[in-house]
RNA sequence: GCCGAUGUAGCUCAGCUGGUAGAGCAGUGCUUUCGUAAAGCAAAGGUCGUCGGUUCGAUCCCGACCAUCGGCU
Repeated sequence: GCCGAUGUAGCUCAGCUGGUAGAGCAGUGCUUUCGUAAAGCAAAGGUCGUCGGUUCGAUCCCGACCAUCGGCU
C1' cells in the first nucleotide's frame, strides 16, 4: 500500500430483507432472612464509532474517515 471482518447499555452479545433498540451478567432499590449469600420483583442505564448522502423515515442502504483484528504484498 491492497483486501476483508468487527464497532450497539459498565461487560458479553442480539436486533428477522428501513418504521422512534432489547437480553444475560454487573451496579441500584424493594421483598424474603436474626443477618449475609442465594432467589424473586421493580426501576435505571444508549447522541447505535465519526461525518456526510439517499429516504416521509436509517443501527440497518451508499460514500469517506477513525479504531481494533486478520490476510496479502

The prediction has a mean pLDDT of 82.
The RNA shown here (transfer RNA) has 73 nucleotides and comes from a Candidatus Roizmanbacteria bacterium.
It matches the Rfam family "tRNA". By type it is a transfer RNA.